Notes
The RNA shown here (transfer RNA) has 71 nucleotides and comes from a Candidatus Yanofskyibacteriota bacterium. The RNAcentral record of the sequence draws on ENA. The organism belongs to Candidatus Yanofskyibacteriota, within Bacteria. It matches the Rfam family "tRNA". The family's RNA type in Rfam is transfer RNA.
[in-house]
């Protein structure tokens, strides 16, 4: 320098045009003399900016970051 892939709660990972879920973790409460376990509830998310569309996490373009391949 060229090409490809990926970017979603704190972490990991689904969904792929029509209200974004799950597990672990976190917080609060119950249970206990206390802790753990268990149960209930809650908070927390689509990398950024444009475009297409009635509607975009999803499709298109550019950028950013990471990984891989080639030179």
């Nucleotide at each position: 320098c060229g090409g490809g892939c990926u970017g979603u709660a704190g972490u990991a990972u689904a969904c792929c045009g029509g209200u974004a879920g799950u597990a672990c973790g976190u917080a609060u409460g119950a249970u206990u003399c206390g802790g753990g376990u268990u149960c209930a509830u809650a908070a927390a998310g689509a990398c950024u900016g444009g475009g297409u569309u009635c509607g975009a996490u999803u499709c298109c373009c550019a950028g950013c970051a990471g990984c891989c391949c080639g030179a």